[in-house]
Context: one part of a larger RNA
RNA sequence: CAAUGAACGGGGACGGCGUGGAUUAGGCAUGCAAGUCGUGCGGCAACGGGCCCACACCACGCCCUCUCGAAGAGAGAGGGUGAGGUGUGGGUGCCGGCGAGCGGCGUAAGGGAGAGUAACGCGUGGAUAUUUACCCUGGGCUUCGGGAUAGCCGCGGGAAACUGCGGGUAAUACCGAAUGAUAUCUCCGGAUCAAAGGUGUGAUUCCGGCCUGGGAUGAGUCCGCGUCCCAUCAGCUAGUUGGUGAGGUAAUGGCUCACCAAGGCGACGACGGGUAGGGGACCUGAGAGGGUGACCCCCCACAAUGGAACUGAAACACGGUCCAUACACCUACGGGUGGCAGCAGUAGGGAAUAUUGCCCAAUGGACGAAAGUCUGAGGCAGCAACGCCGCGUGCACGAUGAAGGCCUUCGGGUCGUAAAGUGCUUUUCUGGGAGAUGAGAAAGGACAGUAUCCCAGGAAUAAGUCUCGGCUAACUACGUGCCAGCAGCCGCGGUAAAACGUAGGAGGCGAGCGUUAUCC
Numbered sequence: 001c002a003a004u005g006a007a008c009g010g011g012g013a014c015g016g017c018g019u020g021g022a023u024u025a026g027g028c029a030u031g032c033a034a035g036u037c038g039u040g041c042g043g044c045a046a047c048g049g050g051c052c053c054a055c056a057c058c059a060c061g062c063c064c065u066c067u068c069g070a071a072g073a074g075a076g077a078g079g080g081u082g083a084g085g086u087g088u089g090g091g092u093g094c095c096g097g098c099g100a101g102c103g104g105c106g107u108a109a110g111g112g113a114g115a116g117u118a119a120c121g122c123g124u125g126g127a128u129a130u131u132u133a134c135c136c137u138g139g140g141c142u143u144c145g146g147g148a149u150a151g152c153c154g155c156g157g158g159a160a161a162c163u164g165c166g167g168g169u170a171a172u173a174c175c176g177a178a179u180g181a182u183a184u185c186u187c188c189g190g191a192u193c194a195a196a197g198g199u200g201u202g203a204u205u206c207c208g209g210c211c212u213g214g215g216a217u218g219a220g221u222c223c224g225c226g227u228c229c230c231a232u233c234a235g236c237u238a239g240u241u242g243g244u245g246a247g248g249u250a251a252u253g254g255c256u257c258a259c260c261a262a263g264g265c266g267a268c269g270a271c272g273g274g275u276a277g278g279g280g281a282c283c284u285g286a287g288a289g290g291g292u293g294a295c296c297c298c299c300c301a302c303a304a305u306g307g308a309a310c311u312g313a314a315a316c317a318c319g320g321u322c323c324a325u326a327c328a329c330c331u332a333c334g335g336g337u338g339g340c341a342g343c344a345g346u347a348g349g350g351a352a353u354a355u356u357g358c359c360c361a362a363u364g365g366a367c368g369a370a371a372g373u374c375u376g377a378g379g380c381a382g383c384a385a386c387g388c389c390g391c392g393u394g395c396a397c398g399a400u401g402a403a404g405g406c407c408u409u410c411g412g413g414u415c416g417u418a419a420a421g422u423g424c425u426u427u428u429c430u431g432g433g434a435g436a437u438g439a440g441a442a443a444g445g446a447c448a449g450u451a452u453c454c455c456a457g458g459a460a461u462a463a464g465u466c467u468c469g470g471c472u473a474a475c476u477a478c479g480u481g482c483c484a485g486c487a488g489c490c491g492c493g494g495u496a497a498a499a500c501g502u503a504g505g506a507g508g509c510g511a512g513c514g515u516u517a518u519c520c
Stems, first nucleotide, its partner, number of pairs: 003518002006516004014390005019384002027346002030344003035105003040102002043098002047096003050092009060082009112302001114300001121227008130219002135215008143177004152167006183192003197207002228274003235265003240262008277299004281292004304325005327338004355381001357380003363377001364375004394424004404415004429457006438447001464509005469490003475504005485492002
């Protein structure tokens, strides 16, 4: 000099794009972050509609009786009856739908953080003894039955969390039988293994289920090579190294077990200790190299700490289960509940790091036939000059070189065309008006009345910071007197200090400047 997820001091106009808890993987109030499907099922708690019943009110038709009337026209009063409207209450799953429940798919992705790990963890190149839900594709099948159980009802226990007994019910939940090859096993004779229905029409509909072959994608496992420091770590090892057999797994294998053998590793650094997630990349450098591993992408590992399995295509599972521990909370003291290293936010620690915001409009994801629902992923907005980039704080003219400051040899010099003044412009700014693209066909925009455009106004709203002995661009005066102080190195200061402090002047950079830290 270059660089930074920076911090601090002085100062601070705007915009675009990025970035923002590096420390306590310390603790967390509150809200939200994973649901969805009624075209799987029994149902009906809520809402709306339909239908039924009751009551009230409103307006009306018909019949009868009485009164007025000449009248059987008409009017009034009373009674009966019929259908209608409005409102209230009740019933009814009939329809739209739907809380809770059974069932399916998802919850193993997405999001976070880097504690652990020196390892086949990662990188790179190979290998195969394996698997792969959803998706694509080929072939075949989709037959007949059964018993339960939630919800519900009844009776209980408990402060709660929750839970017991009895009754009865459905399914794409569960089970049996049949069929059975291109599947599996095989001693080649044979043996074994499946399923589920739903919706609905104008329609040979659509969505599914089971078995099996192939694909795609993902994953598991193994191997060669590479992968920090310490030898003031030199010897390490009993499931240890190998074999046989068995178990286990989707699968190879001491992965596990029984028996047998006595091996295996090591100065080409075993074992031990320290430190550390790895890579693409990033910074620097002409390069070789050195340093780093924030943001973004890939892989790994973790989810209060330790352990375990269940379910499932896949987990030994961040917002699942069980056990133990620590911590915190509730309690009727018997017992329970919780896990922000998700997004915000809080207190703490720290030199230090943001909003308890808006929206699913777009992109993507889950579920669904779809409409759609959910989505702190994501898209946006807010805060911070934290970084990079852009832009402005005016332009031209203007000398009796004004006033004033500073210096002075007292003549003058300098700040300095700088100011004032005159003319002009309007990027910005303020006010008013118009107003998007993003939405591939109709509708649909959080951002946003934003960007952008037009009009008006008026130089109006906008400059600091560090330095001036040499390195190193930039000097004088006064004060101070080895004091006060400066300082990156050399070094300044003890009475004329260009090195301290102040002023004037000058130089550098500029919405930034300087310092500190780190690295090349």

The prediction has a mean pLDDT of 86. Predicted 3D model of a 520-nucleotide part of an RNA (small-subunit ribosomal RNA, 5' domain) from an uncultured bacterium. It matches the Rfam family "Bacterial small subunit ribosomal RNA". RNAcentral holds the full RNA, with entries from ENA and SILVA.